[in-house]
The part of an RNA shown here (small-subunit ribosomal RNA, central domain) has 346 nucleotides and comes from a metagenome.

Context: one part of a larger RNA
């Protein structure tokens, strides 16, 4: 590199936005760059090939064809691409209407519970376990009442509910803000799809600065367990778990399934709209699920939310270990991340 692939076999970038670049609805006409035909030059000789010929053949040598698949110029073709001008609406957006939801940001606010603290009642254990031990208690715990502080988290509704690109998002309530969707078919008239570099966002854990610290709880400490026990178990308990700001840039970031388009038998369940009849839902939009026809797949499976048929673009993948290491270079306060071999080996 061709060629086949990428849900488990190696192999979909974490996710958007989007510059280049690829690709691109319907129609008309010009153009003629791609595109096709036709002449006309040129495509060196030798060599390959063909077909004769000369050395007694043959290698070898000679002669004609042919090829030379190319360029260039000129003359026409005009489907189809392309430009360039008009058109048009079904992609695509936009309007005003309604509607939805744990969509996001900032504030306020509430009970339950743990714990703490202070009072009250009270007396000998409490607490923990597979059994104890270490704690914790006559300085009066543990249990029960009151009050009072703080911090994180939001029971029940809750759902194979729902929203959002992803990562996430859940007491409730204000404010701001995005967004899907549904109906009209009014408005613009391809304004579209993808995205290589690039921004941007981005779970958890961990770094800076400075609050904050009830409960948990890496590390640590003691108590047990065992041959041992740097664990599981139990009592303690610092970073942290929280909150501004500012970095980190990964995760089994999982649907192990890139985006977008079209088109392909059915059955059912739901969430949100519209709703024809006319009082209850029949059909229909957009979503999330279940089975399945046919197809596809090594097989498990997949099947209108495809892993089927087809386009278009981007990303990756090439035998196991070496190794996501070394060097290199970018980035990062660090931790470290990105990119990313090779020798040897099997």
């Nucleotide at each position: 590199u061709u060629g086949g692939g990428u849900u488990u076999a190696a192999a979909g970038g974490g996710u958007g936005c989007g510059u280049a670049g690829g690709c691109g609805g319907a129609u008309u006409a010009a153009u003629a760059a791609g595109u096709c035909a036709g002449u006309g030059g040129u495509g060196a000789a030798a060599g390959u090939c063909u077909u004769a010929g000369g050395c007694u053949u043959a290698a070898c040598c000679u002669a004609a064809g042919g090829a030379u698949u190319g360029c260039c110029a000129u003359u026409g073709a005009u489907a189809c691409u392309g430009u360039u001008a008009g058109u048009c609406u079904u992609g695509a957006g936009u309007a005003a209407a309604g509607c939805c939801g744990a969509g996001g940001u900032a504030g306020g606010c509430g009970g339950a519970a743990u714990u703490u603290a202070u009072g009250g009642u009270g007396u000998a254990g409490c607490g923990g376990u597979g059994a104890a031990a270490u704690g914790c208690a006559u300085a009066g715990a543990u249990a029960c009442c009151a009050u009072a502080a703080g911090g994180a988290a939001c029971a029940c509704c809750a759902a194979u509910a729902g929203c959002g690109a992803a990562g996430g998002c859940a007491g409730c309530u204000u404010a701001c803000u995005a967004g899907a969707c549904u109906a009209u078919a009014a408005c613009u008239g391809a304004c579209g799809c993808u995205g290589a570099g690039g921004c941007a966002c981005g779970a958890a854990a961990g770094c800076g600065u400075g609050g904050g610290u009830a409960g948990c709880g890496a590390a640590c400490a003691g108590g047990a367990u065992u041959a041992g026990a740097u664990a599981c178990c139990c009592u303690g308990g610092u970073a942290g778990u929280c909150c501004a700001c500012g970095c980190c840039g990964u995760a089994a970031a999982c649907g192990a399934u890139g985006a977008u388009c079209a088109c392909u038998c059915g059955a059912u369940g739901u969430a949100u709209g519209c709703g024809a009849u006319a009082u209850a839902c029949a059909g229909u939009a957009u979503g999330c699920g279940u089975c399945c026809c046919a197809g596809c797949g090594a097989a498990a499976g997949c099947g209108a939310u495809a892993a089927g048929u087809g386009a278009u673009c981007c990303a990756c993948c090439u035998g196991g270990g070496g190794a996501g290491u070394a060097c290199g270079c970018c980035g990062g306060c660090a931790a470290c991340g990105g990119u990313g071999a090779a020798a040897c080996u099997c």